[in-house]
RNA sequence: CUCGACAGCGGCGAUGGGGCUCGCCGUGAACCGCCCGCACGGGCUGAUGGCUCCUACCAACGU
Numbered sequence: 001c002u003c004g005a006c007a008g009c010g011g012c013g014a015u016g017g018g019g020c021u022c023g024c025c026g027u028g029a030a031c032c033g034c035c036c037g038c039a040c041g042g043g044c045u046g047a048u049g050g051c052u053c054c055u056a057c058c059a060a061c062g063u
Stems, first nucleotide, its partner, number of pairs: 009026005016054006033044004
């Protein structure tokens, strides 16, 4: 100096925060939603990777 493994640390998993948990990545990385359409353009779901709580939003009913 290079490669690999383990541990630790950090980051990430389509819109916010907390707890638990799973996975991925090591900075030229992980990650950055779907449908129609040649294109222009048009349409749609969800605040979670998963569970749960809070906040925001949406729908229905009751007071």

This is a predicted structure of a 63-nucleotide RNA (Fluoride riboswitch aptamer (crcB RNA motif)) from an Actinomycetota bacterium. The coordinates come from a structure-prediction model, not an experiment, and the mean pLDDT is 80. The sequence was found by an Rfam model in a public genome assembly. Its Rfam family is "Fluoride riboswitch aptamer (crcB RNA motif)". The literature on the family includes a 2012 paper in Nature by Ren et al., "Fluoride ion encapsulation by Mg2+ ions and phosphates in a fluoride riboswitch". The family has 289 seed sequences and 2,293 matches in Rfam 15.1.